[in-house]
């Protein structure tokens, strides 16, 4: 949210407070010749004739006495960590009612209720006097058995009642007999209860010591009973690391849930036990209580009250308030089951049986079945065809469970009572009992279960989910918003994740959520884990308790194994049957309950006892090596200081400097002296030691190890919680010492800063003695001991052997150390590998996500610094290890590139051109933005273009298709207007035809639609840029690896090249490279006009102008040629390289096109195309004007210069490649010139553009702002074009700016290149310093790869993977959260010392009272009240402990948006990092001392492996 029926179960969290009703009563067969308050009957009386009164006569019975029961049943779980519970045992006990046995039941007495009378009180109740009964109470008698005992003895009981009756007796009541039932004593049983013991039973040691009735004894008291249970005395014990004591939490169990099990969690319902009954205390009664519905006292609360006093206890059943997320009716009945009383009938019973409420759980049933394609309508989707909802619906046929209505209708009921038969009892055919028969009734549930009939598909389906996990997909809306979310995560315009819809999936009278438990989790590991690097070996020894322990023999039987017996309640679980139609549920039997106890047996193993052994361990003897330790001496080199000599200007220090020292003589050098500290070489993965650690030499004292051979002891051993010892450096205390070094500090540098790195000084300290500290990366990040398991090579110090020798030396074996490889095995991998991280055993320590945090609090230690032990709240979904692929490195190696270098010329400075930014503007349209935007899109903005702005206009539209109507199309002119446009007007009737019409065009109308340079290049296609013409990028199969991946592709050479060769667990292949294509360079063949002209001929002033020719040049088609082919050398005999020959060209000859896998969410929605979104009298269309050309400024790219290698003037020579009909335009002519006129020729190897320029030959200028330079401005013109104002180009005259070669910085180029010179083309009406091409002239330099930049390969490190433009640390500021300290403050619990002392019990007793019994009649015994003592609850005081809450202020921690300051770490992180310690500093941090490698790189030494 939803909801049809039935069955079976279950159903307060505040042990918070409770209104009201009910939940424990019953017995007249205990209670009188008596008790009668109510009822009924009977009898009698009165009369009013249906009432009153009388009589206990009968049934009965209020109150009372008495008996039994109120200790059961019912409730909830506060307390309690305990013999409370569970289990197995035990002895010192009681037990009403019940069963069995034995023996009795005689005879007396005195009271008290009720009642009556009187009194007090509001009430509750109570006082006094009098009367009375008993199965109430008390003596006496008796006493088998019983109890006590000193074994002589002593003590102690009772009650009657009911039924029946033949003799006999009678006071006529009865006695008596009998039956039944009581009563008394006692024994035994059964049942129930009390007590004791073993074992088990929660977490914490940040609780380690506790205990005076405490532990025991003796003697008493007390109890039903043992016992310090209590008391007196005596002794000093008892418990505890196997966890005492104190604090927290908790009812325990059978069971329940989960799990494969072992376990873990739990203790609702049902059953056993315990404890509790408003809170605390106490006893009485009783068989049983210290008593839920009893008593007394104290306290809190509530109620009544006449204010004096009283009453109450739902944790019984219902119910109320309250609390809470949350749990029912103030129901029916005693019919059944059971309980109490009773002889019984019966009464009582909120136990119980039932009903009611609740989908709270489990189980069952239904909500229809069959048919039905036009695959209906509608919905949704769509690629527009269809698909899907869907046989679903409708329709047709059928059925009626359940519910409804009506009718019928069980089981649960058997007893008891009464009558009767037989048996038994008896004197008895009474009574009673047993069995049988008959009779009479007894149902709350129940309007039930079940059956039949009637009628209608009629009354009965929802909830969650659909990104993965996890079964199920699309559309719309939304646009990091709203929202979702168990985890990962989704949402920023195409959301299968949000919301809705359609569809689907799952479950179904339910579904989903939340909370909780177990599982998965072998993440507490007994089963069944780990500790080199992930969390984790104490820094190292010795050793106590404990754990574990060699071989043989015997004994024992504690552990162990087997059998038997007892027990392990029932229920539950499991199995097999049975009963409800099935099931849930109920029921019967079995199994099981894995345990404990007793007993019998076994003797291998462990233990214990006894005896032996020598292999473990130790001792003795002889040797060996050693920086092992302690103390005392002693030596030389060096530093420093001081003294003296020589000697002169610097020394010192650094990346470079400076501070500092020095002319008052430094430094240097020589001699002398003093003093302290450390011991070069030897020196070595060498030695010794448990570790820390130990290094000159000598002496003394001293510990340990090893080797060899014998002898001895005889398990004496291993490990080791606590404990104890020694323990680097720094640091602390006291006293010395102080040469060098050096925290702090000072100064100088560096720097943005520099509390640092560097430098100059320098104090603690470093050294010694004594005493503390006890912190390290105290590391092999690897605990100690023992055993076993391939090899090979070193090295140290022993022992043995071999051959051979003049000595050294060599080889082999062995046990002890110390290293390097490596098999098996192990490992997540790295790696380890007899010195194990292998295979095993013993013992100890430690770990269980990160962070908070090795921190807080508490304890202990310390002089202090601090150490040790050691959390939590909050928070995150990770943190970590090893390895892989990349990327990166102020890591390494190799290589390349106009990358540097070597050169040449520029840019940056000037003026102008052009583009961009910025600014401005109505608009300055838009895009491009490091390289890879910026003379870019734009191969050319005056209008147009044009997209922008302003104004004025149109609305099916400028353009496309369809429909209808009209008209040929088209065209002339006038007016208005800026034009678009509007108004009017002239001419014109076409083409095809089957004669119906058709095609094209124009106009009008209607709606579908057009249109958009509007947005999104981060939705896209296509195209493009870039790394980069860099040499790379991949695949198949195989092999290796758990895997990611690797190999191939690495290596040795070589190349421009992953080019080729060789090697090789790889073998091959693909995309790239190269080649094939174009062009250029040489030659040949073919062809010869518009091209060419050698030879022949003609002609001109001259010209291939003409004939002719195609040889040459050339044109354009096809071929040849170059391949490391040849020679020599180098190399490895290869690939290849070097040199040479020949050749036009030589090692890809030069140039171009060609761009691998991919990267940059690179660029472009404005070329085009295109999804989605947006506009639709406008974001569309037309139009005129304006703008894109603005201008304090900044940048890019260029042009022209700054001049003499030049400018100017005159003369003169030589190209190539292109273009041309809306075109190129010649000659001639004209103008100073731009140009004009002109019009030949040419659709072009023919004509034109077309004079190439630099160059060359002369002249002039003479280093100047110029005869350089040409900007700017004035004037005058030309051309194009509707139109040159904003805003064109060019010409002429005049004007003549800046600029004298350009700071930091930066660009291009390696040969026909740079530089320089001109020419052409596209665009184009006009406009070129731009772009794309073309040729002319034509250099310099390259030693080389150290460095800068980019790239390739191999390798290293990495905390990076958005990949260094990465990651990341700390202070500070702000907000929030939890937490520590804190003057204190307020509660809870509790210890100790006291006070206090109700009720009650026990003891005592001066006072008072007193029925039974005794009496000598006085009294006594006994009892009660009072008083008092002891114990003691509430309560109070003082002082501690502990815990919770709170607290100004304060400490750190965590989390937050893009804050601030730096840059500590990760690469050699730019000073390698880290650990301990000390000092310093805004902060990360810095520095000193000692330590580590978990440091890169380079070098050296030793060893090993491969070729």
């Nucleotide at each position: 949210c939803u909801g049809g029926c039935g069955g079976u179960a279950u159903g307060c969290u505040a042990a918070c407070a409770c209104a009201u009703g009910c939940a424990a009563g019953u017995c007249g067969a205990a209670c009188a010749c008596g008790g009668u308050a109510a009822c009924a009957g009977c009898a009698g009386a009165g009369c009013u004739u249906g009432c009153u009164c009388u009589g206990g006569c009968u049934g009965a019975c209020g109150a009372g006495u008495g008996g039994c029961g109120g200790a059961c049943g019912g409730g909830g779980g506060a307390g309690g960590a305990a013999c409370g519970c569970g289990u197995a045992g035990g002895a010192a006990u009681c037990u009403a009612c019940c069963c069995a046995g034995u023996a009795g039941u005689g005879g007396g007495g005195g009271a008290c209720a009720a009642c009556u009378u009187g009194g007090g009180g509001a009430a509750a109740c109570u006082c006094a006097a009098g009367c009375u009964a008993a199965u109430a109470c008390c003596g006496c008698a008796u006493a088998c058995g019983c109890c006590c005992u000193a074994c002589g003895g002593g003590g102690g009981a009772a009650a009657g009642c009911g039924g029946g009756g033949g003799a006999c007796c009678u006071u006529c009541g009865g006695g008596c007999c009998u039956c039944g039932u009581g009563c008394u004593a006692u024994u035994g049983g059964a049942u129930g209860a009390g007590c004791c013991u073993g074992c088990g039973u929660u977490a914490g040691a940040u609780u380690a010591g506790c205990u005076a009735g405490u532990u025991g004894g003796u003697g008493g008291g007390g109890u039903a009973a043992c016992g310090g249970c209590c008391c007196a005395c005596c002794a000093a014990g008892g418990c505890u690391a196997c966890g005492a004591u104190g604090g927290g939490u908790a009812g325990c169990u059978g069971g329940u849930c989960u799990g494969a099990g072992a376990g873990g969690a739990u203790g609702a319902u049902c059953a056993g036990c315990c404890a509790c009954a408003c809170u605390g205390g106490a006893a009485c009664u009783g068989a049983g209580a210290c008593a839920c519905g009893g008593u007394c006292c104290a306290g809190a609360c509530u109620c009544c009250u006449a204010c004096g006093g009283g009453a109450g206890g739902c944790a019984g059943c219902a119910g109320u308030g309250g609390g809470g997320a949350a749990u029912u009716u103030u129901g029916c009945g005693c019919a059944a089951u059971g309980g109490g009383c009773g002889a019984a009938a019966g009464c009582c019973u909120g136990a119980u049986c039932c009903a009611g409420c609740a989908a709270u759980a489990c189980c069952g049933c239904g909500u229809g079945u069959g048919u039905g394609a036009a695959g209906a309508a509608g919905g949704c989707c769509u690629g527009a065809g269809g698909g899907u909802u869907g046989u679903a619906a409708a329709g047709c046929a059928c059925u009626u469970u359940c519910a409804a209505u009506a009718g019928g209708g069980a089981c649960g009921a058997a007893a008891a009572g009464c009558c009767u038969a037989a048996g038994u009892u008896u004197a008895a055919u009474a009574c009673g009992c047993u069995u049988g028969g008959g009779u009479c009734u007894u149902g709350a549930c129940u309007u039930a279960a079940c059956c039949u009939a009637u009628a209608c598909a009629a009354g009965a389906a929802g909830c969650a989910c659909c990104g993965g996990c996890u079964a199920a997909c699309u559309c719309c809306g939304u646009g990091c918003c709203a929202g979702c979310a168990g985890c990962c995560g989704c949402g920023g315009u195409a959301a299968u994740a949000c919301g809705g819809a359609g569809g689907g999936u799952g479950c179904g009278a339910g579904c989903g959520u939340u909370a909780a438990u177990c599982g998965g989790a072998a993440u507490u590991a007994c089963u069944g884990g780990g500790c080199g690097u992930a969390a984790a070996g104490c820094g190292c020894g010795c050793g106590u308790a404990g754990g574990c322990g060699g071989c043989c023999u015997g004994a024992u039987a504690a552990g162990u194994u087997g059998g038997a017996u007892g027990u392990g309640a029932a229920a539950g679980c499991c199995c097999u049957g049975g009963g409800c139609u099935c099931a849930a549920c109920c029921u019967a039997g079995g199994a099981a309950c894995u345990g404990c106890a007793u007993u019998c047996a076994a003797a291998a193993c462990u233990g214990u006892c006894a005896g032996g052994c020598u292999a473990g361990a130790g001792u003795a003897u002889g040797g060996u090596a050693g920086a092992g330790g302690a103390u005392a001496g002693u030596g030389g080199a060096a530093u420093u200081u001081c003294c003296g000599g020589u000697g002169u200007a610097g020394c010192g220090g650094u990346g470079a400097a400076a501070u500092g020292c020095g002319u008052a003589g430094a430094g240097a050098u020589c001699g002398g002296a003093a003093g302290g500290a450390a011991c070069a070489u030897c020196a070595g993965u060498g030695g010794c030691g448990a570790a820390g650690g130990c290094g000159g030499c000598u002496a003394u004292c001293u510990g340990g190890a090893c080797c060899a051979a014998u002898a001895c002891u005889g398990a004496c051993g291993c490990u080791g919680a606590g404990g104890u010892g020694a323990g680097a450096a720094a640091g602390c205390g006291u006293g010395g010492g102080g040469a060098g070094c050096a925290a702090a500090c000072a100064g100088g540098a560096u720097u943005a800063g520099a509390u640092a790195c560097c430098c100059u000084g320098g104090u603690a300290g470093u050294c010694c003695a004594c005493g503390c500290c006890g912190a390290a990366a105290a590391c092999g990040a690897u605990g100690u001991c023992a055993a076993c398991u391939a090899g090979c090579c070193g090295u140290u110090g022993g022992g043995g052997g071999g051959g051979g020798c003049g000595g050294g030396g060599c080889c082999c074996c062995u046990g002890a150390g110390u290293g390097g490889c490596g098999c098996a095995g192990c490992u997540a991998a790295c790696g380890c590998g007899a010195u194990a991280a292998g295979u095993u055993g013993a013992c100890c320590g430690c770990c269980g996500g990160g962070a908070u945090a090795g921190u807080a609090c508490g304890g202990c230690c310390g002089c202090a610094a601090g150490g040790u032990u050691a959390a939590a709240a909050c928070u995150c979904a990770a943190a970590u290890g090893a390895a892989u692929u990349g990327a990166c490195u102020g890591g390494g190696g190799c290589c390349c590139g106009c990358a540097c270098a070597a050169g040449c010329g520029g840019u940056g400075g000037a003026g102008c051109a052009u583009g961009u930014g910025g600014u401005u503007u109505a608009a300055u349209u838009c895009g491009a933005u490091g390289c890879a935007a910026c003379g870019c899109g734009a191969a050319g903005a005056a209008c147009c273009u044009u997209a922008c702005c302003c104004g004025g206009u149109c609305u099916u539209g400028a353009c496309a298709u369809c429909c209808u109507c009209g008209g040929a199309a088209c065209u002339u002119g006038u007016c208005a207007g800026a034009a678009a446009u509007g108004a009017c007007u002239u001419g014109g009737u076409g083409c095809c035809u089957u004669c119906g019409g058709g095609a094209g065009c124009c106009g009008a109308g209607u709606g579908a639609c057009a249109g958009g340079u509007g947005c999104u290049g981060c939705a896209u296609g296509g195209c493009u840029g870039u790394c980069g013409u860099c040499a790379g990028c991949u695949c198949g199969u195989g092999u290796c690896g758990u895997g990611a991946g690797a190999u191939g592709u690495u290596g040795g050479g070589u190349u421009a090249a992953g080019u080729c060769c060789c090697g090789u667990a790889a073998c091959g292949a693909g995309c790239g490279c190269a080649a094939c294509c174009c062009u250029u360079g040489u030659c040949c063949u073919u062809a010869g006009u518009u091209g060419c002209c050698a030879g022949c001929a003609c002609g001109u002033a001259a010209u291939g102008g003409u004939g002719g020719g195609c040889a040459c040049u050339u044109u354009a088609a096809g071929g040849a040629g170059a391949c490391u082919g040849c020679c020599g050398g180098u190399g490895a005999u290869a690939a290849a390289c070097c040199g040479g020959a020949g050749g036009a060209a030589g090692g890809u000859g030069g140039g171009g096109a060609c761009g691998a896998c991919g990267u940059c969410a690179a660029g472009u929605c404005a070329u085009c195309a295109u999804g989605g979104c947006c506009c639709u009298u406008a974001u569309g269309g037309g139009u005129a004007g304006g703008g894109c050309u603005a201008c304090a400024c900044a940048c890019g790219u260029g042009c022209u210069a700054c001049a003499a290698u030049g400018g100017u003037c005159g003369g003169u020579a030589c190209a190539g490649a292109g273009g041309g009909u809306c075109g190129c335009u010649a000659a001639c002519u004209u103008g100073c010139g731009a140009g004009g006129u002109g019009g030949a020729g040419c659709g072009a190897a023919u004509c034109c553009c077309u004079u190439a320029a630099a160059g060359c030959c002369g002249a002039u200028c003479g280093u100047a702002g110029u005869c350089c330079g040409g900007a700017u401005c004035g004037g005058a013109g030309u051309c194009u074009g509707c139109a040159a104002c904003u805003c064109g180009a060019c010409u002429c005259c005049g004007u003549g700016a800046a600029g004298u070669c350009g700071g930091a910085a930066u660009c291009g180029c390696u040969a026909g290149u740079a530089a320089u010179c001109g020419c052409g083309a596209a665009u184009c009406a006009u406009c070129a310093u731009g772009u794309c091409g073309c040729g002319g002239u034509g250099a310099a330099u390259a030693c080389g790869u150290u460095c800068c930049c980019g790239g390739g390969c191999c390798u290293u490190g990495u905390a990076c993977a958005c990949a260094c433009c990465g990651c990341c640390c700390g202070u500070c500021a702000c907000a929030c959260c939890a937490u520590g300290g804190g003057a204190g403050u307020g509660g809870g619990u509790u210890g100790c010392a006291a006070a206090a002392g109700a009720a009650g019990u026990g003891g005592g007793u001066a006072g008072g009272c007193u029925a039974a019994c005794c009496u000598u009649c006085g009294g006594g015994a006994g009892g009660c009240c009072g008083c008092u003592c002891a114990c003691c609850a509430c309560u109070u005081u003082g002082u501690g402990a502990u815990u919770c809450a709170u607290g100004a202020c304060u400490g750190g921690g965590g989390u937050g948006a893009a804050g601030u300051c730096g840059u500590a770490a990760c690469a050699a992180g730019g000073u390698a990092g880290c650990c301990c310690u000390a000092g310093g500093g805004g902060a990360a941090c810095c520095u000193g001392g000692g330590g580590c490698u978990g440091g890169a790189u380079c070098a050296c030494c030793u060893c090993c492996u491969u070729u």